[in-house]
A computed fold for a 102-nucleotide RNA from a soil metagenome, annotated as SAM riboswitch aptamer (S box leader).
Formats: sequence, C1' cells, structure tokens
RNA sequence: UCUUAUCAAGAGCAGGCGGAGGGAAGGCCCCAAUGAAGCCCGGCAACCCCGUCCCGGCGGCGGAAGGUGCUAAUUGCCACAGGAACAUCCUGAGAGAUAAGA
Repeated sequence: UCUUAUCAAGAGCAGGCGGAGGGAAGGCCCCAAUGAAGCCCGGCAACCCCGUCCCGGCGGCGGAAGGUGCUAAUUGCCACAGGAACAUCCUGAGAGAUAAGA
C1' cells in the first nucleotide's frame, strides 16, 4: 500500500507510578490538579485462536491459555452526496480505527 470484515453494546469515577495534557487531522463541542498523556495492574470483547455440533458454511454453541485490540461522549459531532414529516433527522460515501490475509 491492497483485500475482506467490524465500528449504537461492553469494560477501575477509592487501583499503583506519573505529572499536563488529551479526544487522528480542520471547525465545533468536550474531557483534565475532584488530577491529562504514558507505563503497570485490573477489566471488556472475542478478530486470530481452542473445543464441540451439524444442514459442512462468509454456519450454530461454548471457552479464553496464547497473539492483537479496546477500556468518556455512536469512530463525541460536523465536514461530501442523496432523501425526509427540514431550528432537526435518516441513508450512503469519504476519512479514520481494529483484526485477518496479501
């Protein structure tokens, strides 16, 4: 970089270290010394994975040792296109994130 899948659920407001920033980027709007990032521990989920069943599949059910991931707000919201019962809402695209493969 490409392909496929997923992104409305879930997870510590008495956990430890740490000290000022953080939420991708622009605009908003938020979070933060009642302590940000980061690290450790804990937790969640179940993509890879393990077991099992059959109608043998992009299948169902169960598990969680290992590889990732995640653990404020829908991927916090908007941005582009279309639509509607048009101070708003819906659908899709794009962008992004994660996994598995190339």
The prediction has a mean pLDDT of 83.